Context: one part of a larger RNA
RNA sequence: AUGAACGCUGGCGGCGUGCUUCAUACAUGCAAGUCGAGCGAGGGCCGCCCGGUGGCAACACCGGGUUGGUUCCUAGCGGCGAACGGGUGAGUAACACGUGGGCAACCUGCCCCCGACUCUGGGAUAAGCCCGGGAAACUGGGUCUAAUACCGGAUACGAGCUCCCACCGCAUGGUGGGAGCUGGAAAGGGUCUCCGGUCGGGGAUGGGCCCGCGGCCUAUCAGCUCGUUGGUGGGGUGACGGCCCACCAAGGCGACGACGGGUAGCCGGCCUGAGAGGGUGGACGGCCACACUGGGACUGAGACACGGCCCAGACUCCUACGGGAGGCAGCAGUAGGGAAUCUUGUCCAAUGGGCGCAAGCCUGAGACAGCGACGCCGCGUGCGGGACGAAGGCCCUCGGGUUGUAAACCGCUUUCAGCAGGGACGAAGCGAAAGUGACGGUACCUGCAGAAGAAGGUCCGGCCAACUACGUGCCAGCAGCCGCGGUAAUACGUAGGGACCGAGCGUUGUCC
Numbered sequence: 001a002u003g004a005a006c007g008c009u010g011g012c013g014g015c016g017u018g019c020u021u022c023a024u025a026c027a028u029g030c031a032a033g034u035c036g037a038g039c040g041a042g043g044g045c046c047g048c049c050c051g052g053u054g055g056c057a058a059c060a061c062c063g064g065g066u067u068g069g070u071u072c073c074u075a076g077c078g079g080c081g082a083a084c085g086g087g088u089g090a091g092u093a094a095c096a097c098g099u100g101g102g103c104a105a106c107c108u109g110c111c112c113c114c115g116a117c118u119c120u121g122g123g124a125u126a127a128g129c130c131c132g133g134g135a136a137a138c139u140g141g142g143u144c145u146a147a148u149a150c151c152g153g154a155u156a157c158g159a160g161c162u163c164c165c166a167c168c169g170c171a172u173g174g175u176g177g178g179a180g181c182u183g184g185a186a187a188g189g190g191u192c193u194c195c196g197g198u199c200g201g202g203g204a205u206g207g208g209c210c211c212g213c214g215g216c217c218u219a220u221c222a223g224c225u226c227g228u229u230g231g232u233g234g235g236g237u238g239a240c241g242g243c244c245c246a247c248c249a250a251g252g253c254g255a256c257g258a259c260g261g262g263u264a265g266c267c268g269g270c271c272u273g274a275g276a277g278g279g280u281g282g283a284c285g286g287c288c289a290c291a292c293u294g295g296g297a298c299u300g301a302g303a304c305a306c307g308g309c310c311c312a313g314a315c316u317c318c319u320a321c322g323g324g325a326g327g328c329a330g331c332a333g334u335a336g337g338g339a340a341u342c343u344u345g346u347c348c349a350a351u352g353g354g355c356g357c358a359a360g361c362c363u364g365a366g367a368c369a370g371c372g373a374c375g376c377c378g379c380g381u382g383c384g385g386g387a388c389g390a391a392g393g394c395c396c397u398c399g400g401g402u403u404g405u406a407a408a409c410c411g412c413u414u415u416c417a418g419c420a421g422g423g424a425c426g427a428a429g430c431g432a433a434a435g436u437g438a439c440g441g442u443a444c445c446u447g448c449a450g451a452a453g454a455a456g457g458u459c460c461g462g463c464c465a466a467c468u469a470c471g472u473g474c475c476a477g478c479a480g481c482c483g484c485g486g487u488a489a490u491a492c493g494u495a496g497g498g499a500c501c502g503a504g505c506g507u508u509g510u511c512c
Base pairs, nucleotide, nucleotide: 001510002509004508005507006506007505008504011379012378013377014376015375016374017372018371019337024335025334026333028332029331030330033080034079035078038077039076041074042073043072044070045069046068047066048065049064050063051062052061053060054059087290088289089288097214098213099212100211101210102209103208106207107206111203112202113201114200115199116198117197118196119153120152121151122150128143129142130141131140132139133138159182160181161180162179163178164177165176166175167174168173188195189194216262217261218260223253224252225251228250229249230248231247232246233245234244235243265287266286267285268284269280270279271278272277292313293312294311295310296309315326316325317324318323343369345368346367347366351365352363353362354361355360382412383411384410385409392403393402394401395400416453418448419447420446421445422444426439429436430435456501457500458499459498460497461482462481463480467496468495469494470493471492477484478483
């Protein structure tokens, strides 16, 4: 010093922090949706019409229809998001990370700037309706229909390819201009001026690839290697590349430690130390990797995708035995393991994220609350007076000493806790307005009562601060080291006294 644990003890608050072990298995709930201002359809409500019942009537109720309206709802099609955020550290000794560079070898949805455009057609399909299959999960056929869904045509620049010219460069080459050829665009919606769509150029952001250097142990691992090392040609990719393939050559690495084995996520940092150094990587931040185990691709700007898909495997569950469903290393919680690590809490008020023109919706991210002296810090458990000194305890040379101003007693104060009254900041934004705070009736302020509710732990042989009595008698026991105990033990046990810390004190583990 500690993410600690254990023993004894325990008043309050603030801020932090809390499965280090089984990357074991998981009941239950929640953790990613949103847009009706893309689209059709269905429903609700209002209006209107028809019928029925009651009523003299206005009207009320019930049923049906709809050419209308609608601030309402949404299963489906469609768009964006779901690749972020959150978790974990298994694997990884590697361009994984750190640091410094390179890409004339690259990509980048949403956002910003600039330029140009948004013309004209078409065929489907889900939902709906009808008919089936299945225990379920789900699924088949027929028929109808829409779009910012899908597909043609037109037009188009500096887009692609080839050639020429100019300029430039670190080789391959890059930039600009010209000519020819080639193929490719678009979408509408709306509260009427806004939100969108397409192509091209630039930016920003995010990423991909490559390289120099740096950081573990082991030589009781000494040789390793056949896509291996290089070349030619090709495939593939956004892109270089033996990344992959065919052929050719026979190379490449290694005591400056290859190859193998063990261990390990890396860093900013953190702990220690005068420093050099040593140790460490929990919380917070950056990067990486993983998501039951292994493999694979699809979609997409982005994934080889924790809460997507497919296959295989182990396991669990449902089943009508034909067949299906699942993946907490998200938040909470359960079992198990363990010396050991929390609530199946509140709220989207704020910050941030997704979607939306917006209102808003979603958000176990987050903000808060709860539990645990687990840590750090602050505060309290009272303050002043009070005897040549009560009682009791302990010791005693029996004179006394000590506990000890300690108590009693007198005076005073009221923090914290308690009770009562008042009562926030955090709110900006949004909304026509009304209004809108989870935390919370909390913090804070005021008042009230009464010393009133609040002290322990370890140690006292030396190291090391603090001594006597009794008990015990190498016994019982102590102990970090040296060592104590065999009849006067400051070392064991108890008591009185004392020392040191104090809501803590000790012990154990680990690091310096």